[in-house]
């Protein structure tokens, strides 16, 4: 200097004025202070919290699936193994089990799960022929061609009528032993000679999982209606009864008729409405210690939105690189998706200069 890999961060700044919302102080006027994000988003996982359910266990259903660790927990994260991609930095992986059972494999092909023989190879007999060739019947073999995503280990040599793990060497796989590692696994030795794939098909194995969600849930509590009591009114000798009813089709309103035709208190339920839940939290920053790391512990320090017709804005000035995606609603840990432009660090490969 060019190309690339990984990680972290910023996300217009400043000033003035006027608003909005919350908190604190104040009798009040008012004053002081806080006021969106890295994703507040998707609601895809995991938890806290709340209500309901629940002895324990099992069935069913769901999720996860190499090993070890971190964590409140996880399908997240860290470290490692194995496989794959890349020259490399690095990246990707539903990565348990196919000798428990059931099942699937289009097309092509002789044959795709009980293996099998189209061409070609070798050979016996018969026919033909001088012979070769050729035709028919039978046998051997599965090395060659051809089909396929996949054809019963691969390459080479020996061997044979032709062939074949038939034998040998190396390689792959399997089993046993052994060394290293907590482990996934890796290395070595020995053995015999060895048929697979799909579990993102059912299934088996191991681990985990009760349901609904802040419109969860709790508290206070008008008005109307209901029940009860007291006083009063009307009727009745009294005990006591009633405190409205009927008509204009129903409901509301209004009108008409009729002797009295009410006032207060209490109660439970809980509507309107209000309050709590609500933001101090598995919290942030710095330092030290332990750990490869994720992370943990200790010390110091900070308080950082909390609305409910629902705030977080407007105007002016000024500067620059001229500003993307987008806005809280119970709260946290992740993942995923969107994102103009910019900054920093580590690493890889090439070229140039010294």
């Nucleotide at each position: 200097u060019a190309a690339g890999u990984c990680a972290a961060c910023c996300g217009g700044g400043c000033u003035a004025u006027c608003g909005c919302u919350c908190u604190u102080g104040g009798c009040a006027a008012c004053a002081a202070g806080g006021g969106a994000g890295g994703a507040a988003a998707g609601u895809c996982c995991g938890g806290a919290c709340u209500u309901c359910u629940c002895a324990g266990g099992g069935c069913a259903g769901g999720a996860u699936g190499c090993u070890g660790g971190u964590u409140a927990a996880c399908g997240a994260c860290c470290a490692g193994g194995c496989g794959g991609a890349g020259c490399a930095a690095u990246c990707c992986g539903a990565c348990g089990g196919a000798a428990a059972g059931u099942g699937c494999a289009a097309c092509a092909g002789a044959a795709a799960g009980c293996a099998g023989a189209c061409c070609a190879c070798c050979u016996u007999c018969u026919c033909u022929u001088c012979a070769c060739c050729g035709a028919g019947a039978g046998g051997g073999a599965a090395a060659g061609g051809g089909u396929g995503a996949a054809a019963c280990g691969g390459u080479g040599a020996g061997g044979u009528a032709a062939g074949a793990g038939c034998u040998c060497a190396c390689c792959a796989g399997c089993a046993g032993c052994u060394u290293g590692g907590c482990g996934a696994c890796a290395g070595g030795c020995u053995g015999g000679c060895u048929c697979g794939g799909c579990a993102a098909a059912c299934c088996c194995c191991a681990u985990c999982c009760g349901a609904a969600g802040c419109a969860a849930g709790g508290c206070c509590a008008a008005a109307c209606a209901a029940a009860g009591a007291a006083u009063g009114a009307u009727c009745g000798c009294g005990a006591g009864a009633u405190c409205g009813u009927g008509g204009c089709g129903c409901c509301c309103u209004g009108c008409c008729a009729u002797u009295a035709g009410a006032u207060u208190c209490u109660u439970g339920g809980g509507u309107a409405g209000g309050c709590c839940g609500c933001u101090c939290g598995a919290g942030g920053g710095c330092u030290u210690u332990g750990g490869c790391a994720a992370c943990a512990a200790a010390g110091c320090u900070c308080c950082c939105a909390g609305a409910u017709u629902a705030a977080u804005g407007a105007u002016a000035g000024u500067c620059c690189a001229c500003g993307a995606c987008a806005g809280a609603a119970u709260c946290c840990g992740g993942c995923u998706u969107a994102u103009a432009g910019g900054u920093u660090g580590a690493c890889u490969u090439g070229c140039c200069u010294u």
Record summary:
The prediction has a mean pLDDT of 78. Predicted 3D model of a 354-nucleotide RNA (Bacterial RNase P class A) from an Oligoflexales bacterium. It matches the Rfam family "Bacterial RNase P class A". Rfam's curators write: Ribonuclease P (RNase P) is a ubiquitous endoribonuclease, found in archaea, bacteria and eukarya as well as chloroplasts and mitochondria. A source record names the gene rnpB.